The RNA shown here (Bacterial RNase P class A) has 353 nucleotides and comes from a Rhodanobacteraceae bacterium.
Rfam family: Bacterial RNase P class A. The family's RNA type in Rfam is ribozyme.
The prediction has a mean pLDDT of 78.
RNA sequence: GAAGUCGGCCAGACCGUCGCGGUGCGCAAGCAUCGAGGAAAGUCCGGGCUGCACAGGGCAGGGUGCCAGAUAACAUCUGGGCGGCGUGAGCCGACGGAAAGUGCAACAGAGAACAGACCGCCGAACGGCAUCGCAAGAUGUGCGUGGUCAGGGUGAAACGGUGCGGUAAGAGCGCACCGCGCGCGGGGACAACGCCGCGUGGCAUGGCAAACCCCAUCCGCAGCAAGAUCAAAUAGGGGAACGAUACGGCGGCCCGUCGUGUUCCCGGGUAGAUCGCUUGAGGUGCGUGGUGACACGUUACCCAGAGGAAUGACGGUCCACGACAGGACCCGGCUUAUCGGCCGGCUUCGCAC
Numbered sequence: 001g002a003a004g005u006c007g008g009c010c011a012g013a014c015c016g017u018c019g020c021g022g023u024g025c026g027c028a029a030g031c032a033u034c035g036a037g038g039a040a041a042g043u044c045c046g047g048g049c050u051g052c053a054c055a056g057g058g059c060a061g062g063g064u065g066c067c068a069g070a071u072a073a074c075a076u077c078u079g080g081g082c083g084g085c086g087u088g089a090g091c092c093g094a095c096g097g098a099a100a101g102u103g104c105a106a107c108a109g110a111g112a113a114c115a116g117a118c119c120g121c122c123g124a125a126c127g128g129c130a131u132c133g134c135a136a137g138a139u140g141u142g143c144g145u146g147g148u149c150a151g152g153g154u155g156a157a158a159c160g161g162u163g164c165g166g167u168a169a170g171a172g173c174g175c176a177c178c179g180c181g182c183g184c185g186g187g188g189a190c191a192a193c194g195c196c197g198c199g200u201g202g203c204a205u206g207g208c209a210a211a212c213c214c215c216a217u218c219c220g221c222a223g224c225a226a227g228a229u230c231a232a233a234u235a236g237g238g239g240a241a242c243g244a245u246a247c248g249g250c251g252g253c254c255c256g257u258c259g260u261g262u263u264c265c266c267g268g269g270u271a272g273a274u275c276g277c278u279u280g281a282g283g284u285g286c287g288u289g290g291u292g293a294c295a296c297g298u299u300a301c302c303c304a305g306a307g308g309a310a311u312g313a314c315g316g317u318c319c320a321c322g323a324c325a326g327g328a329c330c331c332g333g334c335u336u337a338u339c340g341g342c343c344g345g346c347u348u349c350g351c352a353c
Base pairs, nucleotide, nucleotide: 001349002348003347004346005345006344007343008342009341010340012318013317014316015315016314017313018312020035021034022033023032024031025030037324041335042334044333045332046331047330048329049223050222051221052220056255057254058253059252061219062218063217064216065215066080067079068078069077070076081095082093083092084091085090096214097213101212102211103208104207118152119151120148121147122146125145126144127143128141129140130139131138132137160178161177162176163175164174165173180201181200182199183198184197185196186195188193227275228274229273230272237266238265239264240263241262242261246260247259248258249257250256282301285298286297287296288295289294
């Protein structure tokens, strides 16, 4: 100097004129003060809150899936392990079980899960053929029955590797070493996991569960159009079904439990106001503890609450020339969109000293 990677911050600013919503003061005029995001978006998770409701057990259904932590909780986050990508800093992970069962895997190949004999090898066993022999039998031959898969081939992958023995030939068939499984111990704080040591074993043993499934663990439902209060109005009208051995509530089903009514059709009347609604699992500064997520203590602070839905218009100056984009009960996350600027850590490359 260039490229990369991780983290943090900002989100046009200032002035003037007019305009908008909340709160406080004021009889009023008016004054003061506050007034959108890093994602407010998606509605994907988790909760707070409200109601069912006094709320239990099971089945089904759904979520999660290495270990240890953080958190109100989570599919979030932090740290570690293992696996993959990258030269690296770093990034990603749907990461329990294939010996409970079922299922799937193109082509090539004999054969792809407990399979299989293509090229081969074998005269030990039973035959055949040829030669020698009086005969018994001997020799040769892999031709047939048969044995075998060590060698070669196919394939991404062929049911442990090397060596020795053994065999007709051959094979963990036996042995030694390696490898693998199981058990014990050591030291990494525990653990996941890896290393080392000892003992022992069969001497063997795939992939996919982001396939069905099995295992472990967790989960009531609905939602601010939740819900509460006040007001107003009518026709406390008409009809039908079920009805305590019934019906209705509790997400589906069963048990259980609670209540005494429940449901449908026709017709008529009213629909305004207030609350919920913003002081919060709140953020700022400082200190302590922790690798960290974060926790504890302390300090000062109040930071939108509209209700057909508030921040806009004009002018001037500056500049980094402004993208994606505007709350509707609130909060913690995740995902998606995105112009530009600033700060810092780390990695790689080049050059000079």